[in-house]
C1' cells in the first nucleotide's frame, strides 16, 4: 500500500430500514445462620467519529479512526 472482517449497556454477543435487546455482571427486596444458589423487581446505551439519502438510519451510501486476518513492497 491492496483485499476481507469487526466496532452496539461493565464484559460477551444478537438485531441489518419502523419503540435498541439477550446472557452475564451491578443495585434493591425475599428464601438461607452466613457464603453460595434460587425467586421477584430495578438502573445503566444517544449503536467508533463526521457527513449524506429517507417520512423514518444501529441498519443504506461516502469519508475518517481503531483492532484482527490475508497478500504485496522495503530493509
Nucleotide at each position: 500500500c491492496g483485499g476481507g472482517g469487526a466496532g452496539u449497556g461493565g464484559c460477551g454477543c444478537a438485531g441489518c430500514g419502523g419503540c435498541a435487546g439477550c446472557g452475564u455482571a451491578c443495585c434493591u427486596g425475599g428464601u438461607u445462620u452466613g457464603g453460595g444458589a434460587c425467586c421477584a423487581g430495578g438502573g445503566g446505551g444517544u449503536c467508533g467519529g463526521g457527513g449524506g439519502u429517507u417520512c423514518a438510519a444501529a441498519u443504506c451510501c461516502c469519508c475518517c479512526c481503531u483492532c484482527c486476518c490475508c497478500g504485496a513492497c522495503c530493509a